The prediction has a mean pLDDT of 76. Predicted 3D model of a 344-nucleotide RNA (Bacterial RNase P class A). Its Rfam family is "Bacterial RNase P class A". The family's RNA type in Rfam is ribozyme. Rfam links the family to the GO terms tRNA processing, dimeric ribonuclease P complex and ribonuclease P activity.
[in-house]
RNA sequence: GGAGUACCGCGGGUGGUCGCUGCCGGAGAGGCGAGAGCUUCCGGGAGAGGAAAGUCCGGGCUUCACAGAGCAGGAUGCCUGAUAACGUCAGGUUGAGGUGACUCACAGGACAGUGCAGCAGAAAAUUACCGCCGGAAAUCCGGUAAGGGUGAAAAGGCAGUGUAAGAGACUACCGGUCGUCUGGCAACAGGCGGCGCCGUGUAAACCCCAUCCGAAGCAAGACCAAACAGAGAGCACAGGGCUGCUCGUCCGCUCUCGGGUAGGUUGCUUGAGGCUCAUGGCGACAUGAGUCCUAGAUAGAUGACCAUCCACGACAUAACCCGGCUUACAGCGGUACUCAUCCC
Numbered sequence: 001g002g003a004g005u006a007c008c009g010c011g012g013g014u015g016g017u018c019g020c021u022g023c024c025g026g027a028g029a030g031g032c033g034a035g036a037g038c039u040u041c042c043g044g045g046a047g048a049g050g051a052a053a054g055u056c057c058g059g060g061c062u063u064c065a066c067a068g069a070g071c072a073g074g075a076u077g078c079c080u081g082a083u084a085a086c087g088u089c090a091g092g093u094u095g096a097g098g099u100g101a102c103u104c105a106c107a108g109g110a111c112a113g114u115g116c117a118g119c120a121g122a123a124a125a126u127u128a129c130c131g132c133c134g135g136a137a138a139u140c141c142g143g144u145a146a147g148g149g150u151g152a153a154a155a156g157g158c159a160g161u162g163u164a165a166g167a168g169a170c171u172a173c174c175g176g177u178c179g180u181c182u183g184g185c186a187a188c189a190g191g192c193g194g195c196g197c198c199g200u201g202u203a204a205a206c207c208c209c210a211u212c213c214g215a216a217g218c219a220a221g222a223c224c225a226a227a228c229a230g231a232g233a234g235c236a237c238a239g240g241g242c243u244g245c246u247c248g249u250c251c252g253c254u255c256u257c258g259g260g261u262a263g264g265u266u267g268c269u270u271g272a273g274g275c276u277c278a279u280g281g282c283g284a285c286a287u288g289a290g291u292c293c294u295a296g297a298u299a300g301a302u303g304a305c306c307a308u309c310c311a312c313g314a315c316a317u318a319a320c321c322c323g324g325c326u327u328a329c330a331g332c333g334g335u336a337c338u339c340a341u342c343c344c
Base pairs, nucleotide, nucleotide: 002339003338004337005336006335007334008333009332010331012309013308014307015306016305017304018303020047021046023044024043025042026041027040030039031038032037049315053326054325056324057323058322059321060320061217062216063215064214068247069246070245071244073213074212075211076210077209078092079091080090081089082088093107094105095104096103097102108208109207113206114205115202116201117200129148130147131144132143133142134141135140156174157173159171160170161169175197176195177194178193179192180191181190182189183188221266222265223264224263230257231256232255233254234253235252239251240250241249242248273292274291275290276289277288278287279286280285
């Protein structure tokens, strides 16, 4: 110098003028409105993201509701931790990929049961087509499963002993299974020994096991103002709500047709909050101290112009809030590590 791997940051800046929204303080007998309420002027401060996207998970909060049990249904699925919680994150184990730094995960159970494994092939479990060996010969009889073929998979693999030819028939190693020891909290790893060990795979197939899960959702809910028109049916051993069902529990309602209103305030931003330091921890993070307040719109606020620098601007704009995951991204930069080649 090149090619990569993992993680992180910025993602337009500076100055000026005008404009928009909200908060705090001050002024105001102002303006609009039937009312609840909205609004005006002056000053100060603040005002779109790393993903605001997807709506995929988990919660906070509100109501059902005073609060449960069971069945169904669903989710997760190696171990140990973190967290409010999670299907997330951290560390590790196992398996697979990569020369490597690293990456990925469909990771419990196949002796509880059921299902499936097409075609090919002689046969997918009652192996015997070719082959090998023996019977004088034979298209016949017997033995064989080592060799060949088909297939993802063929009665564990490989090398020998042995045999008529072979074969766990026997031996060594590997595999399997049982027992035990060592290390580790554990998943698991390694060692030693016994047994010839009576076929496989698949559970993101059904299923079994373990753990967890109430429903609906800020258009939830609460308050204020205004307007109006009721009629019929079913009920009290009934009916209706609480998920799909049952138990249980709560309530005086439920259903059909018709009429009125659709305005305003709140919820609405001080939080499982941010930042800095110290301590503990490999780490996720925890504890303590200090410090900061950082959008709340409601047909929906961030804009326009000028000057200048520059990387000449990508993906893209909150709507109750928060923790994650996934996806998109022009350009610029940083930290650590890996690999091959060349030179010194």